[in-house]
RNA sequence: UUCCGUUCUUCGCUGAAUCCUUCUUUCAAGGAGCGGGGGAACCAUUUGUCGGGGCUAAUCCUGCCUAGCAGGUAGGGCUACUUCAUCAGCCCGAGCCCGUCAGCUAACCUCGUAAGCGUUGGUGAGGGAGCCC
Repeated sequence: UUCCGUUCUUCGCUGAAUCCUUCUUUCAAGGAGCGGGGGAACCAUUUGUCGGGGCUAAUCCUGCCUAGCAGGUAGGGCUACUUCAUCAGCCCGAGCCCGUCAGCUAACCUCGUAAGCGUUGGUGAGGGAGCCC
RNA backbone atom coordinates (compact mmCIF):
# COMPACT_ATOMS: atom_id res chain seq x y z
C1' U A 1 0.00 0.00 0.00
C1' U A 2 -3.57 -3.59 -1.46
C1' C A 3 -6.99 -7.68 -0.55
C1' C A 4 -10.09 -10.82 2.68
C1' G A 5 -12.65 -11.77 7.29
C1' U A 6 -14.72 -10.39 12.26
C1' U A 7 -16.61 -6.78 16.01
C1' C A 8 -18.46 -1.83 17.49
C1' U A 9 -20.27 3.00 16.14
C1' U A 10 -21.99 6.15 12.37
C1' C A 11 -24.07 6.18 7.71
C1' G A 12 -26.53 3.89 3.72
C1' C A 13 -29.81 0.07 0.82
C1' U A 14 -34.37 -3.33 -0.30
C1' G A 15 -39.18 -2.96 1.96
C1' A A 16 -45.56 -0.10 3.92
C1' A A 17 -42.72 -1.67 8.00
C1' U A 18 -41.12 4.77 10.93
C1' C A 19 -42.16 8.02 15.07
C1' C A 20 -44.71 9.21 19.73
C1' U A 21 -47.31 7.89 24.49
C1' U A 22 -48.11 4.35 28.57
C1' C A 23 -45.27 0.76 30.89
C1' U A 24 -41.31 -2.50 31.75
C1' U A 25 -44.60 -8.05 36.54
C1' U A 26 -50.49 -2.64 36.77
C1' C A 27 -47.03 -6.41 31.97
C1' A A 28 -51.48 -6.83 27.86
C1' A A 29 -51.56 -1.79 24.93
C1' G A 30 -52.89 3.17 22.50
C1' G A 31 -52.02 7.01 18.75
C1' A A 32 -49.96 9.50 14.32
C1' G A 33 -47.82 8.38 9.63
C1' C A 34 -47.32 4.79 5.82
C1' G A 35 -49.27 0.23 3.44
C1' G A 36 -53.05 -3.85 2.28
C1' G A 37 -57.98 -6.26 2.10
C1' G A 38 -63.39 -6.42 2.21
C1' G A 39 -67.60 -3.49 0.90
C1' A A 40 -73.42 0.09 -2.78
C1' A A 41 -75.51 2.58 -6.86
C1' C A 42 -73.85 3.15 -11.89
C1' C A 43 -70.82 0.49 -15.07
C1' A A 44 -68.67 -4.10 -16.20
C1' U A 45 -68.65 -9.52 -16.28
C1' U A 46 -70.49 -15.99 -20.23
C1' U A 47 -67.88 -16.99 -15.77
C1' G A 48 -68.56 -21.38 -12.40
C1' U A 49 -63.46 -28.47 -10.17
C1' C A 50 -59.70 -27.68 -15.74
C1' G A 51 -62.00 -24.21 -9.10
C1' G A 52 -61.33 -19.12 -7.87
C1' G A 53 -58.71 -15.18 -5.40
C1' G A 54 -54.94 -11.91 -2.46
C1' C A 55 -49.91 -9.71 -1.03
C1' U A 56 -45.37 -8.84 -3.89
C1' A A 57 -41.03 -6.22 -8.97
C1' A A 58 -41.23 -11.50 -8.79
C1' U A 59 -45.06 -13.05 -14.49
C1' C A 60 -44.57 -16.06 -18.61
C1' C A 61 -41.81 -19.22 -22.27
C1' U A 62 -38.39 -23.03 -23.92
C1' G A 63 -35.17 -27.12 -23.15
C1' C A 64 -33.23 -31.19 -20.35
C1' C A 65 -30.05 -36.43 -17.90
C1' U A 66 -37.32 -33.80 -15.24
C1' A A 67 -40.46 -33.66 -8.61
C1' G A 68 -35.16 -30.47 -10.03
C1' C A 69 -31.76 -27.91 -13.22
C1' A A 70 -30.41 -24.56 -17.25
C1' G A 71 -31.42 -20.52 -20.53
C1' G A 72 -34.49 -16.49 -21.49
C1' U A 73 -38.42 -12.97 -20.23
C1' A A 74 -42.72 -9.17 -18.43
C1' G A 75 -41.33 -6.48 -14.41
C1' G A 76 -38.03 -4.42 -10.39
C1' G A 77 -33.49 -2.49 -7.65
C1' C A 78 -28.45 -0.30 -6.78
C1' U A 79 -24.07 2.68 -8.39
C1' A A 80 -23.87 8.38 -1.31
C1' C A 81 -26.73 15.93 -1.49
C1' U A 82 -31.28 15.48 -4.37
C1' U A 83 -34.74 15.38 -9.05
C1' C A 84 -34.92 14.37 -14.24
C1' A A 85 -32.56 12.54 -18.77
C1' U A 86 -28.86 9.48 -20.90
C1' C A 87 -24.66 5.94 -21.33
C1' A A 88 -22.21 2.04 -18.79
C1' G A 89 -21.79 -1.65 -14.95
C1' C A 90 -23.70 -5.01 -11.10
C1' C A 91 -28.02 -7.62 -9.25
C1' C A 92 -33.38 -9.65 -8.29
C1' G A 93 -37.00 -11.95 -11.31
C1' A A 94 -38.58 -15.54 -4.87
C1' G A 95 -41.92 -16.84 -1.44
C1' C A 96 -46.30 -16.75 1.38
C1' C A 97 -51.60 -16.54 2.29
C1' C A 98 -57.35 -17.24 1.89
C1' G A 99 -60.25 -21.75 1.68
C1' U A 100 -65.27 -22.91 -2.57
C1' C A 101 -65.48 -17.24 -1.69
C1' A A 102 -64.62 -11.79 -2.98
C1' G A 103 -65.16 -7.28 -10.46
C1' C A 104 -65.24 -1.81 -9.77
C1' U A 105 -67.03 0.54 -5.44
C1' A A 106 -69.05 6.22 -1.66
C1' A A 107 -70.33 5.52 3.36
C1' C A 108 -68.59 1.84 6.44
C1' C A 109 -65.67 -2.44 8.33
C1' U A 110 -60.96 -4.61 8.97
C1' C A 111 -55.60 -6.02 8.93
C1' G A 112 -50.00 -5.03 8.91
C1' U A 113 -46.21 -1.85 10.73
C1' A A 114 -41.65 -7.38 9.53
C1' A A 115 -37.43 -9.40 7.75
C1' G A 116 -32.79 -9.01 5.47
C1' C A 117 -28.35 -6.71 3.95
C1' G A 118 -23.29 -3.35 2.88
C1' U A 119 -23.29 -0.16 -2.85
C1' U A 120 -20.44 4.25 -4.13
C1' G A 121 -18.96 4.93 -12.62
C1' G A 122 -19.52 9.01 -16.47
C1' U A 123 -22.16 13.16 -18.92
C1' G A 124 -26.01 17.01 -19.22
C1' A A 125 -30.00 20.24 -17.16
C1' G A 126 -32.37 22.03 -12.59
C1' G A 127 -32.84 22.45 -7.08
C1' G A 128 -30.45 22.65 -2.45
C1' A A 129 -26.47 22.57 1.24
C1' G A 130 -21.51 23.50 3.10
C1' C A 131 -16.70 26.00 3.11
C1' C A 132 -13.42 30.20 1.89
C1' C A 133 -12.77 35.39 0.53